The prediction has a mean pLDDT of 75. Predicted 3D model of RNase P RNA and transfer RNA as a complex of 455 nucleotides.
RNA sequence: AGGUGCGGACGGGCAGUCGCGAGCGUUACGCGUCAGCGGCGCGCUCGAGGAAAGUCCGGGCUCCAUGGGCAAAGCGCCAGUUAACGCCUGGGCGCGGCGAAAGCUGCGACGGAUAGUGCCACAGAAAACAAACCGCCCAAGCCGCAAGGCUCGGGUAAGGGUGAAAAGGUGGGGUAAGAGCCCACCGCGCUUUCGGUGACGAAGGCGGCACGGUAAACCCCGCUGGAGCAAGGCCAAAUAGGCGGCGAGGAGCGCCCACUCCGAUCAAGACGCCGCGGGUAGGCUGCUAGAGGGCGAGGGUGAUCUCGCUCCCAGAGGAAUGACUGCUACCGCCGACGAUUUCGUCGGCGGCACAGAACCCGGCUUAUGUCCGUGCUUCACC
RNA sequence: UGGGGCGUAGGUCAAUUGGCAGACCGUCCGACUGUUAAUCGGAAAGUUGAUGGUUCGAGUCCAUCCGCCCCAG
Numbered sequence: 001a002g003g004u005g006c007g008g009a010c011g012g013g014c015a016g017u018c019g020c021g022a023g024c025g026u027u028a029c030g031c032g033u034c035a036g037c038g039g040c041g042c043g044c045u046c047g048a049g050g051a052a053a054g055u056c057c058g059g060g061c062u063c064c065a066u067g068g069g070c071a072a073a074g075c076g077c078c079a080g081u082u083a084a085c086g087c088c089u090g091g092g093c094g095c096g097g098c099g100a101a102a103g104c105u106g107c108g109a110c111g112g113a114u115a116g117u118g119c120c121a122c123a124g125a126a127a128a129c130a131a132a133c134c135g136c137c138c139a140a141g142c143c144g145c146a147a148g149g150c151u152c153g154g155g156u157a158a159g160g161g162u163g164a165a166a167a168g169g170u171g172g173g174g175u176a177a178g179a180g181c182c183c184a185c186c187g188c189g190c191u192u193u194c195g196g197u198g199a200c201g202a203a204g205g206c207g208g209c210a211c212g213g214u215a216a217a218c219c220c221c222g223c224u225g226g227a228g229c230a231a232g233g234c235c236a237a238a239u240a241g242g243c244g245g246c247g248a249g250g251a252g253c254g255c256c257c258a259c260u261c262c263g264a265u266c267a268a269g270a271c272g273c274c275g276c277g278g279g280u281a282g283g284c285u286g287c288u289a290g291a292g293g294g295c296g297a298g299g300g301u302g303a304u305c306u307c308g309c310u311c312c313c314a315g316a317g318g319a320a321u322g323a324c325u326g327c328u329a330c331c332g333c334c335g336a337c338g339a340u341u342u343c344g345u346c347g348g349c350g351g352c353a354c355a356g357a358a359c360c361c362g363g364c365u366u367a368u369g370u371c372c373g374u375g376c377u378u379c380a381c382c
Numbered sequence: 383u384g385g386g387g388c389g390u391a392g393g394u395c396a397a398u399u400g401g402c403a404g405a406c407c408g409u410c411c412g413a414c415u416g417u418u419a420a421u422c423g424g425a426a427a428g429u430u431g432a433u434g435g436u437u438c439g440a441g442u443c444c445a446u447c448c449g450c451c452c453c454a455g
Stems, first nucleotide, its partner, number of pairs: 001378010012328007020047007029038003049354001053365002056363005061228004073224004077091004092110001093108006111220002116218002118214003133160002135156004140151004168186006187209001188207008232285004242276006292311008330351009383454007392407004401438001409425005431447005
């Protein structure tokens, strides 16, 4: 100097001009049934982020449900933290890296494989109720002078070979050869005591091994109600339909009286006006003072908690938060000057990322520029 | 806001319960033909959207991200 892992910080500043959005004040003007309403312009104040993003988790808030059960989906070592979490912190265990060790450090969807079912290709003799291909050993038969060979019947998982995985490992004894057949240590299972809140750990005893892997395969056990600001609440046109009142109409139709007919009476609808209620368009609200920001002190290994002071910081509708100029901060390049080991001063040019709130918070993930600390590593020089 | 599906040769699609990634069209080379087309013979072409994980083994299972499509209000 470069690369890479981990952790942390910042996400430029000041001034001016123009523009945009919101609130408040004022007002030309317009409409008024004179209560007011709208409002050009002007003034003041405020106006994105560390991720506002993806919408992957968890909550607040609101409505629904709330007696029990089932299904679906997600999660799953222990303790802590928290409003809550699948996040975070600390610890345990497992797998790695560095190291002689002590130890340091990275990763882990880390309940159950002794509830049951399924699967384990190819290769291999055999892949889960284990299994004799080669080999080793014993016996019989045949061949051969012999060494030995062949056939057949048994024994054997120590050796070879296959595989990701071969049914405990190493050493010794033992045996015809072998074998947890026996013994020691290690592993495994059960159990006792001790330590720890616990996960778990340590020591002792017993068991001769009976327990392969896979649950990000089905499954078993445990835990978790559902929906979402288009939630929800309030006000409320036109049109259509519902209810009520009044008016009008009594021609035709209907019922009743009457019944041969005419006719009179009654009720309802068509029609008009008024009112009521539901509800649509539309409007208002929910709406931003909050698990809030900054600074400081204290407790805790830490996540985080407590206290004090201080600040008010977008709330709109498809939705504003921008542009330019000057100075300056940072980075890079070039030139000049001064030192000379990196550097400093001046001048010029260029760069300054990712990205835009939409009910609000806590996390996770992803995108992204610069700087700092630390571990490892490569190269160059001394 | 809520829900669902897809991504595999240049193109369109397959791939059983996780076990050697294939088919058709196209492309290239050769044959046939005076030449081209058609036809015949052969070949190439894939980090299975990306990165991690589970597993002996991943196109397939899981997580995160990228892109596309669809549905409900």

Rfam match: Bacterial RNase P class A. By type it is a ribozyme.